[in-house]
RNA sequence: CUCUUAUCAAGAAAGGCGGAGGGAUCAGGCCCUGCGAUGCCUUAGCAACCGCCUCGGUUUAACGACCGGGGGUCAGGUGCUAAAUCCUGCCCGGUUGGUGUACGCACCAUAAGGGGAAGAUGAGAG
Numbered sequence: 001c002u003c004u005u006a007u008c009a010a011g012a013a014a015g016g017c018g019g020a021g022g023g024a025u026c027a028g029g030c031c032c033u034g035c036g037a038u039g040c041c042u043u044a045g046c047a048a049c050c051g052c053c054u055c056g057g058u059u060u061a062a063c064g065a066c067c068g069g070g071g072g073u074c075a076g077g078u079g080c081u082a083a084a085u086c087c088u089g090c091c092c093g094g095u096u097g098g099u100g101u102a103c104g105c106a107c108c109a110u111a112a113g114g115g116g117a118a119g120a121u122g123a124g125a126g
Stems, first nucleotide, its partner, number of pairs: 001126008013043005021032003026089004044081003049077002051074001052072004056067004085118001090115003096109005
């Protein structure tokens, strides 16, 4: 870097360095930021992806394997510690409003909700 797969509305900040933009990318919106952001370092914290302990089910003669099952919450490997992955963009959907009307409807904008794309993180493979 590519592929597969799971998760992404919960949770968790102080100090130091530094000195201008930042919230991945493009656009729109909305936010954060000289009361010092983003970033880096230290410490602290969050939690259950891997690991560890344990319980259950299926399977096996057994070892074990599987059910990404339940629980513990152990911090060893990662990760994370503004806002839903900050929101939207594409598709479905159809609420509301507007305009036109030959009153049948048409067009424009748009809310809830669902899916996708992209991205992030873990685990596995190349």

Background:
The prediction has a mean pLDDT of 80. Predicted 3D model of a 126-nucleotide RNA (SAM riboswitch aptamer (S box leader)) from a Bacteroidota bacterium. The sequence was found by an Rfam model in a public genome assembly.